[in-house]
RNA sequence: UUAUAAGAUUGAGGUGCAAGAAUCAUCAGUAUUUAUAAGGAAUUGGCCAUAUGCCUUAUAAAGAAAGGGGUUAUUGCCGAAAUCUGGCUAUGAGUGGUCUUCUAACCAGAUUGGAUCUGUAUUUAAUAAAUCCAGAUCUGCCACUAGUUAUUCUAGUGGAGUGCUAUCUAAUCC
Numbered sequence: 001u002u003a004u005a006a007g008a009u010u011g012a013g014g015u016g017c018a019a020g021a022a023u024c025a026u027c028a029g030u031a032u033u034u035a036u037a038a039g040g041a042a043u044u045g046g047c048c049a050u051a052u053g054c055c056u057u058a059u060a061a062a063g064a065a066a067g068g069g070g071u072u073a074u075u076g077c078c079g080a081a082a083u084c085u086g087g088c089u090a091u092g093a094g095u096g097g098u099c100u101u102c103u104a105a106c107c108a109g110a111u112u113g114g115a116u117c118u119g120u121a122u123u124u125a126a127u128a129a130a131u132c133c134a135g136a137u138c139u140g141c142c143a144c145u146a147g148u149u150a151u152u153c154u155a156g157u158g159g160a161g162u163g164c165u166a167u168c169u170a171a172u173c174c
Base pairs, nucleotide, nucleotide: 001171002170006169007168008167009166011164014078016077017076018075019074021072022071023070024069032062033061034060035059036058037057038056039055040054045099046098047097048096049095081112082111083110084109085108086107087106089104090103092102093101113139114138115137116136117135118134119133121131122130141159142158143157144156145155146154147153
């Protein structure tokens, strides 16, 4: 110089992200079981079938769990992770069958630097918590400008993580 290129490794932001374990409250006197009495033809939706079975309501007795949440100490990490769309596979959700719908894992693509608050909507038993969208505030990184001789620091403008910091890797010349 090719080349502010390509690849690899490394590290940072902070109420940082996520996972499992233990424990606590809630879920709930709910689901469900038994007894008595009365009634009925089923589900996310469609179709078919089932009646000594099944379901609903009331009374009495007994009586959970999962998911979600708080706390504690760990573990894995910095597209950590989350959301959406599509594909594929399969369990579960109904009295049973079948199609559909929901759910979960995996794959591909898109968006979001991170946190908090407010509002709407979704989900949920829930006003808890979470998620999407919008706005505001704080904060980290980089570029430019100004204040400084410069580093640093402060302020302003703008940008996005396929980013940023640090190091290494090829050829040629000095």

A computed fold for a 174-nucleotide RNA from Natroniella acetigena, annotated as Lysine riboswitch aptamer. Its mean pLDDT, the model's own confidence on a scale to 100, is 76. Rfam family: Lysine riboswitch aptamer. Rfam's curators write: Riboswitches are metabolite binding domains within certain messenger RNAs that serve as precision sensors for their corresponding targets. The model forms 96% of the base pairs in the Rfam consensus. Lineage of the source: Bacteria > Clostridia > Halanaerobiales > Halobacteroidaceae > Natroniella.